A computed fold for a 350-nucleotide part of an RNA from a metagenome, annotated as small-subunit ribosomal RNA, central domain.
The RNAcentral record of the full RNA draws on SILVA.
Context: one part of a larger RNA
């Protein structure tokens, strides 16, 4: 437990499409189920409560009224909600032009670097650290040329810069595609917002199958350091990282802040648009949409802070908390190949 919260105290599902429900713009007409109002019957009896009575009084008893929130019929009323018709454009959305953008998905390319291999020149050490040793090097390393071989990633621009619902996207080119955003008419008429279930995607790291494999580097192995050192730190190193199907499905998946739609001082920076002035022009400067920061007034908060990108005012919708600690746990059912996921107590305990 009809309360009261959910940025940090417990509390926003990772994120999204979108079913069932909820909820839902102006305007006029019909109905009257919601609501509201009379009227009827019904709401057994005791009992509560009021009035009268009866036991010397109370208790307790008898009479009588009253209310009994409620149902039913039935007459009416008609703001507002619902149902039905007509109708509008201010909410949603087509259609048109127009620029951004590391959204997505395949192809396909370019250079720097590292590492190997091969050939040249060269010769005693290189590497590596706090310092050091394992380790490479006279079978010629390291350094330095010149050609090859592979994989992985994309320095600079790169920016509280950009794009995407969120995960997340970074040379470069080409095809395929999704989506926002401005702009000036047309059209369509409420076609909305939310969304239990449901279906989708969802970073790393795991998992299968097959390939790849330069660096990196869990496990390992050696050296060091230490009382010890299953570590830090150094030398190797396989899985892994990469590609292609296919599972996992979790996270400090964070703005630790669900989504929508209105309204409520400004100030200043930066992306892309659209007007104006002004110029050959790009610029400055003024107005405006959208988006992304800083800072501030109301006003909100335990405070910290938030403050037109709200944690202000309000309304709809959905999820979620309800003392630690046991327990992101057992069991149970659902899923997975497994690893595990998701649902989720309870004794007991402070």
């Nucleotide at each position: 437990c009809u309360g009261g919260g959910c940025g940090u105290a417990a509390a926003g599902c990772a994120c999204g499409u979108g079913u069932a429900g909820g909820c839902g713009g102006c305007c006029u007409c019909c109905u009257a189920a919601g609501u509201c109002u009379g009227a009827u019957g019904u709401g057994a009896a005791a009992g509560c409560c009021c009035g009268g009575g009866g036991c010397u009084c109370a208790c307790c008893c008898c009479c009588g009224g009253a209310a009994g929130u409620g149902c039913a019929u039935u007459g009416g009323a008609u703001a507002c909600u619902g149902g039905g018709a007509g109708g509008c454009u201010g909410g949603a959305g087509u259609a048109c032009c127009g620029g951004a953008g590391a959204g997505g998905a395949g192809g396909g390319u370019g250079g720097a670097a590292u590492u190997c291999c091969u050939g040249g020149u060269g010769u005693a050490g290189c590497g590596g650290u706090g310092a050091g040793a394992u380790g490479c090097g006279u079978a010629g390393a390291u350094a330095u040329c010149a050609g090859g071989a592979g994989g992985a990633a994309c320095a600079c621009c790169g920016g509280u810069g950009g794009c995407g619902a969120a995960g997340g996207c970074g040379g470069c080119c080409c095809u395929c595609u999704g989506g926002a955003c401005g702009g000036a008419u047309a059209c369509u008429g409420a076609c909305g917002c939310u969304g239990a279930g449901a279906c989708g995607c969802g970073a790393c790291a795991g998992c299968g199958u097959g390939g790849g494999g330069a660096g990196c580097a869990a496990a390992c192995a050696g050296g060091a350091u230490u009382a010890g050192a299953u570590a830090c730190c150094c030398u190797g190193g396989u899985a892994g990282u990469c590609c292609a199907c296919g599972c996992c499905g979790c996270a400090a998946a964070c703005g630790a802040u669900g989504g929508g739609u209105a309204c409520u001082a400004g100030g200043u920076g930066u992306u892309c648009g659209g007007g104006g002035u002004a110029u050959u022009g790009a610029c400055c400067c003024c107005c405006u949409g959208a988006g992304u920061g800083c800072c501030g007034c109301a006003g909100c908060u335990a405070a910290c802070g938030c403050a037109u990108u709200a944690a202000g005012u309000a309304c709809c919708c959905c999820g979620c908390c309800u003392g630690g600690g046991g327990a992101c746990u057992a069991c149970g059912g659902c899923c997975g190949c497994a690893a595990g996921g998701c649902u989720a107590a309870a004794a007991c305990u402070c």